Small-subunit ribosomal RNA from an uncultured prokaryote, 1451 nucleotides, folded computationally.
RNAcentral holds the sequence, with entries from ENA.
The coordinates come from a structure-prediction model, not an experiment, and the mean pLDDT is 84.
RNA sequence: AGAGUUUGAUCAUGGCUCAGAACGAACGCUGGCGGCAGGCUUAACACAUGCAAGUCGAACGCCCUUCUUCGGAAGGGAGUGGCAGACGGGUGAGUAACGCGUGGGAACCUACCUAAUAGUACGGAAUAACUCAGAGAAAUUUUUGCUAAUACCUUAUACGCCCUACGGGGGAAAGAUUUAUCGCUAUUGGAUGGGCCCGCGUUGGAUUAGCUUGUUGGUGAGGUAACGGCUCACCAAGGCUACGAUCCAUAGCUGGUCUGAGAGGAUGAUCAGCCACACUGGGACUGAGACACGGCCCAGACUCCUACGGGAGGCAGCAGUGGGGAAUAUUGGACAAUGGGGGCAACCCUGAUCCAGCCAUGCCGCGUGAGUGAAGAAGGCCUUAGGGUUGUAAAACUCUUUCACCGGUGAAGAUAAUGACGGUAGCCGGAGAAGAAGCCCCGGCUAACUCCGUGCCAGCAGCCGCGGUAAUACGGAGGGGGCUAGCGUUGUUCGGAAUUACUGGGCGUAAAGCGCGCGUAGGCGGAUUGGUCAGUCAGAGGUGAAAUCCCGAAGCUCAACUUCGGAACUGCCUUUGAUACUGGCGAUCUUGAGGUCGAGAGAGGUGAGUGGAAUUCCGAGUGUAGAGGUGGAACUCGUAGAUAUUCGGAGGAACACCAGUGGCGAAGGCGGCUCACUGGCCCGGUACUGACGCUGAGGUGCGAAAGCGUGGGGAGCAAACAGGAUUAGAUACCCUGGUAGUCCACGCCGUAAACGAUGGGUGCUAGCUGUCAGCGGGCAUGCCCGUUGGUGACGCAGCUAACGCAUUAAGCACUCCGCCUGGGGAGUACGGCCGCAAGGUUAAAACUCAAAGGAAUUGACGGGGGCCCGCACAAGCGGUGGAGUAUGUGGUUUAAUUCGAAGCAACGCGCAGAACCUUACCAUCCCUUGACAUCCUCAACGCGGAUCGCAGAGAUGCUUUCCUAGUUUGGCUGGAUCCCGCACAGGUGCUGCAUGGCUGUCGUCAGCUCGUGUCGUGAGAUGUUGGGUUAAGUCCCGCAACGAGCGCAACCCUCGCCCUUAGUUGCCAGCAUUCAGUUGGGCACUCUAGAUGAACUGCCGGUGAUAAGCCGGAGGAAGGUGGGGAUGACGUCAAGUCCUCAUGGCCCUUAUGGGCUGGGCUACACACGUGCUACAAUGGCAGUGACAAUGGGCAGCGAGACCGCGAGGUUUAGCAAAUCCCAAAAAACUGUCUCAGUUCGGAUUGCACUCUGCAACUCGAGUGCAUGAAGUCGGAAUCGCUAGUAAUCGUGGAUCAGCUUGCCACGGUGAAUACGUUCCCGGGCCUUGUACACACCGCCCGUCACACCAUGGGAGUUUGUUUGACCCGAAGACGGUAUCCUAACCUUUUAGGAGGGAGCCGGCCACGGUAGGGUCAGCGACUGGGGUGAAGUCGUAACAAGGUAGCCGUA
Repeated sequence: AGAGUUUGAUCAUGGCUCAGAACGAACGCUGGCGGCAGGCUUAACACAUGCAAGUCGAACGCCCUUCUUCGGAAGGGAGUGGCAGACGGGUGAGUAACGCGUGGGAACCUACCUAAUAGUACGGAAUAACUCAGAGAAAUUUUUGCUAAUACCUUAUACGCCCUACGGGGGAAAGAUUUAUCGCUAUUGGAUGGGCCCGCGUUGGAUUAGCUUGUUGGUGAGGUAACGGCUCACCAAGGCUACGAUCCAUAGCUGGUCUGAGAGGAUGAUCAGCCACACUGGGACUGAGACACGGCCCAGACUCCUACGGGAGGCAGCAGUGGGGAAUAUUGGACAAUGGGGGCAACCCUGAUCCAGCCAUGCCGCGUGAGUGAAGAAGGCCUUAGGGUUGUAAAACUCUUUCACCGGUGAAGAUAAUGACGGUAGCCGGAGAAGAAGCCCCGGCUAACUCCGUGCCAGCAGCCGCGGUAAUACGGAGGGGGCUAGCGUUGUUCGGAAUUACUGGGCGUAAAGCGCGCGUAGGCGGAUUGGUCAGUCAGAGGUGAAAUCCCGAAGCUCAACUUCGGAACUGCCUUUGAUACUGGCGAUCUUGAGGUCGAGAGAGGUGAGUGGAAUUCCGAGUGUAGAGGUGGAACUCGUAGAUAUUCGGAGGAACACCAGUGGCGAAGGCGGCUCACUGGCCCGGUACUGACGCUGAGGUGCGAAAGCGUGGGGAGCAAACAGGAUUAGAUACCCUGGUAGUCCACGCCGUAAACGAUGGGUGCUAGCUGUCAGCGGGCAUGCCCGUUGGUGACGCAGCUAACGCAUUAAGCACUCCGCCUGGGGAGUACGGCCGCAAGGUUAAAACUCAAAGGAAUUGACGGGGGCCCGCACAAGCGGUGGAGUAUGUGGUUUAAUUCGAAGCAACGCGCAGAACCUUACCAUCCCUUGACAUCCUCAACGCGGAUCGCAGAGAUGCUUUCCUAGUUUGGCUGGAUCCCGCACAGGUGCUGCAUGGCUGUCGUCAGCUCGUGUCGUGAGAUGUUGGGUUAAGUCCCGCAACGAGCGCAACCCUCGCCCUUAGUUGCCAGCAUUCAGUUGGGCACUCUAGAUGAACUGCCGGUGAUAAGCCGGAGGAAGGUGGGGAUGACGUCAAGUCCUCAUGGCCCUUAUGGGCUGGGCUACACACGUGCUACAAUGGCAGUGACAAUGGGCAGCGAGACCGCGAGGUUUAGCAAAUCCCAAAAAACUGUCUCAGUUCGGAUUGCACUCUGCAACUCGAGUGCAUGAAGUCGGAAUCGCUAGUAAUCGUGGAUCAGCUUGCCACGGUGAAUACGUUCCCGGGCCUUGUACACACCGCCCGUCACACCAUGGGAGUUUGUUUGACCCGAAGACGGUAUCCUAACCUUUUAGGAGGGAGCCGGCCACGGUAGGGUCAGCGACUGGGGUGAAGUCGUAACAAGGUAGCCGUA
């Protein structure tokens, strides 16, 4: 410090996720030791049991026990009394508050402690204990009698003290003790602790906007330790609040802790300070202190005891129990230390505390051995089978003993005694490598890879995503990486996140500028000067508890930990000073702003009037059959006279031309003309005012269209509606009608894609060029120059993600307002406000996704555009589709009908040839190291060939006879066999979606790329685009490109011309010869096959740009790539092929291998493709007889002769071929037939034959005779072809024993047409749009149906909380009263008084109650929409002109 994830790729926006640190944690696996710390975060839920606050005999009386020298002493018990139980310990429920933090303040109290002063005198009356008599189950309690005190009371005294009207008045004590001493009272100080007040700070919500009646203040009184509405009476009507009152929700606050570079954010366990609470609510008493955790009273809930009458209790003290929970410990030891209470003290008490126990909960430290050790052992795993790896790792040898263990010794903590910890820490000795390693991960982020298993299953997953038969992602294993007594997971916080942006973000198109003005509060604000010092800056003082963090030291062997010192605590307060800037105060100024004078333009607004054109309607005339409307029609109007045309009239609405990125207005918006009233703006001048300004939360006004209300108006247009069409449907688009509405007046509504998607204001920052409204200057008088304001286009710097903006900023700055923070849910629900309604405004959450969105790029696509090409269309010729048949396919059938190929680009395709074989399929029968290959062991020397016979369907089995090696004579070499077994063979079994190779296709289309440079943040672009041209990215010109490669073309083959060389098997002009180029001779010619030449827009003219080229011409055998072929760029289709071959993986192994016989691939209601033959006269038949070319031939072609009607047969000459043979070419020509199902056509069938072959039954071809089917030119649709082509005619070849209508070749005869590019199909280039990129066979919307999830409404119902009114009124204090009782004091004493107690009364008040209100939440029949879900249904709304451009508001 960043990384992953939206895309085909890119940049930016933006969310989600990860890597870090931390924790009072929990869970999973694992676990050796020690030190230091920590340990109910949940139920402030309920608690059994024990302990946690007592002590004092030196305050007091009594009782008991023991001892006694009888004097007494010691010990114990309950009680009176004193002090302490307000500390210490726990918890965080409540509390948004002077509660806490910080800093100040004045009107207070303070037991014990301390300093000081003064005093401690005289009396008195009771009472508990105890005793007597009772009540009660108990708790407890009543009565009688006795008694003490440092318990209680009166009086006296009062330096000081308190009150005061300044005259005076008031108030105290306690003793104990032999001494010493300890106490007591009053007062004044101190210290400590506490109470009160104030400034500032202290969570979220405005879908909480008003709150308040003791409320705010005053006067007086009461009360308190003390100020104060703290309380009361009276008076006044105030007080708080947008700088957020009130209400709701949440929460103890802080020092600190975690994180972070910091600023911040989160948090408030342990330790420390403060506060609050003690079963829940209320209350007071005592006291220095409490409204009191282990005190009291009352009420309530709960639990327990009970004799049913009544009582008892409060672990949020320490342990512990139940419960809750993912989860948190022992019913331990000791007061030895530190502290606390009581006591003169000894001492007692102390679950505070100090220790121990449990727990890897955390932090820190240590160990689980060290050295040597290669045969690189064994085993495991992988393997290309060689090896690699685990791995010096182990074993083995040598050594050590930390920790743990055993034995011994043994502290400090204590300054004299006292040690729970503890026989602990430490030290010494001993034994032995001995007792001690796991967890997670290994696709990317992110360090670390292989095998096996599994097969979208099981599973993984933080995000992206893995898994559908070769998974580095699942599970196991080997290996590796990381951390280590731990390791992972989960949860939470901060960080990364500049993703709330103070530091430090944005708003044209990504989320985001209010529709637009006016204006309140607020914020900000021109120049000069004076003084002030609030902000600001500097110095000093106080405070900022300790601990923590940081720095430096020190102590535990180190560290964690602890101790000491320092720094820091960024804050607050006080004080002194500075005065530039900001603020406040005073004065002055004119440039901002305003005023005034004079001109100007304008659809600015409102009202009234008025004009012509047009539509429609009405009346009249002319006139006759149609009109209207559409893509085409129909509904409609019209013979009752339409449409058309002429005249006249009525009525409403809108204002052609002018008209213009022209004008005006804040925006919405404004358009005939005239008048009236009226707002704003601009220009020029000015001697006025003197900052009066800008913005603007709330507020208020204006605000298109649609819509609403009332009343008018209504020509045209036109939601709804009706009809006609279109369509699968058509509640639409189109047509004919047509009502609200559109218009006017008044009143609402308040929204729009209200847009420049751009808030307002001010200043600054290159220009150039239009236009509107003014002004000034110059003259050549219609131009030029300058200037102000408005409105446009282009463009520099700069900005921007890019597009783009650019003095009219989206630039550079200042200022004010509004708004944004992932997509969906949703601008929705609920609540509030507004509205007559429609609805508007404000405005969430649950849930869900990992994206949604912007700009630009490359493609692809478009029922977008432009240019161009192609037998693409058109123009022609001939076909297919109909018939019969051949062949292939589908389907069906079958034991099997083997398998593959599937739009073009499968279907006379693999198959250049299935009777057996082929053959892969089926049935039967056989074989199992095998039909075939390699290796090893053993045996035997023959193996093998030919042959006879038997069984069998055959494979096979049995059998007869014959022939048969080389030799160095060692048995070797070679050969080959049999048997056994092991490895293995074998597979046309699967996967073409694991592959190689080969092939098809776009397409013989003209494209596809690269290097360097340049441009761009980048993907990419440029080049390759443009203007011409070409068959062509062919060439030329231009150009930030210059070059190059693969393609094109050419080079290659062939045909066409000439020349040359060579003439056999070829040829024959001339010479000779023959039946015959047969022979002599010759090589001129033809031909053959070698090598040259020849064509290049080279020449001429025109055109074009002087180019490339094009057009025409000449010459030429050939003319503009001369014809044909071979040749197939980068790539696309997971195209085809595992059955040509090769090959990974998987599968079979007495079978999915091998052999044989027979069958099948040849089936047949049917459908399709490709052919052949025809339907006839351009023909059939018969006859005549001329002219080709390519090829093939020895298991072959086979002449000739003979036989057969013929297929063919017999015989055998020639030929391994320019020599011989196949071999006859056929169309042609002549004759005949004369339009018929025929002398067309030949299917089908019968009989008889031929050939091949082991064998023609299933299932070959051919021949002869006979038979003589459909068919008379073929619906929708569709195919080929542009010249030696189509059409037509025959010939040959491969495969092959035989079999062809197929395929591949060959030549003969030999046309028609092309105006042209509108349309169909395919393709190329440029451009445009895009929400597509699996790329239009794309993407995608909504209803409905089903399942699940959360949520709104909902008759109601349940709980909580809060509140106004009323009722009730426990305990208690306060006030009153005087019914009863009453020791201290007084008096005039049978008694009375003062005082006190009880009772009663009064107001206050907790709980409770009554009828209501508000509010949060749970449930709720039914219901609304929303989200998600695999391939459901219906349509096709959007994205391209998305097929009616889309979108916004409204009905």